Background
The prediction has a mean pLDDT of 81. Predicted 3D model of a 73-nucleotide RNA (transfer RNA) from a Candidatus Shapirobacteria bacterium. Its Rfam family is "tRNA". It is annotated as a transfer RNA. Lineage of the source: Bacteria > Bacteria candidate phyla > Candidatus Shapironibacteriota.
[in-house]
RNA sequence: GCCGGAGUAGCUCAGUUGGUAGAGCAAAGCUUUCGUAAAGCUGAGGUCGGGAGUUCGACUCUCCCCUUCGGCU
Numbered sequence: 001g002c003c004g005g006a007g008u009a010g011c012u013c014a015g016u017u018g019g020u021a022g023a024g025c026a027a028a029g030c031u032u033u034c035g036u037a038a039a040g041c042u043g044a045g046g047u048c049g050g051g052a053g054u055u056c057g058a059c060u061c062u063c064c065c066c067u068u069c070g071g072c073u
Stems, first nucleotide, its partner, number of pairs: 001072007010025004019056001028042004049065005
């Protein structure tokens, strides 16, 4: 230099054909207990890597850039 994958909650990851962003774990609160752990319940937590474009509407499609992983030279 070229090709390809990945980037979504604190962490690990889903998200179908473009139509209200989700799960598990963690953390917080509550119940239970003499107290802790365990268990159960509840609510919260998001600029979907950044920018632009297409569209009535973009995590999703197109372009540029950034980070990271792998391959080729």